[in-house]
RNA sequence: CUUAUCAAGAGCGACUGAGGGACAGGCCCUGUGAAGUCCGGCAACCUGCAACUGUAAGGUGCUAAAUCCUGCGGGUGUACCGAAAGAUGAG
Repeated sequence: CUUAUCAAGAGCGACUGAGGGACAGGCCCUGUGAAGUCCGGCAACCUGCAACUGUAAGGUGCUAAAUCCUGCGGGUGUACCGAAAGAUGAG
């Protein structure tokens, strides 16, 4: 850079200890324990196996809130639609 997906799903565990939710503005989570590591789990993008739809062995990924909401355009100040940005996979 191209392309697909992003409203579902997943811990009452161990260690450790203060921050976290991309960015900005909000709004939240957090010592009843954040982030991180390990273990567990979910899912099924790629590979494998069996077979046209399954399986979950391998490689990723994910495991508060819609990608937490809004950021640009349309629209009926809502709802809603599209884009951008971001995330993940494959190339």

Annotation
This is a predicted structure of a 91-nucleotide RNA (SAM riboswitch aptamer (S box leader)) from uncultured Ruminococcus sp. NCBI's taxonomy places the organism under Bacteria, Bacillati, Bacillota, Eubacteriales, Ruminococcus. Its Rfam family is "SAM riboswitch aptamer (S box leader)". Gene Ontology term of the family: regulation of gene expression. The sequence is in RNAcentral, with records from MGnify. Its mean pLDDT, the model's own confidence on a scale to 100, is 85.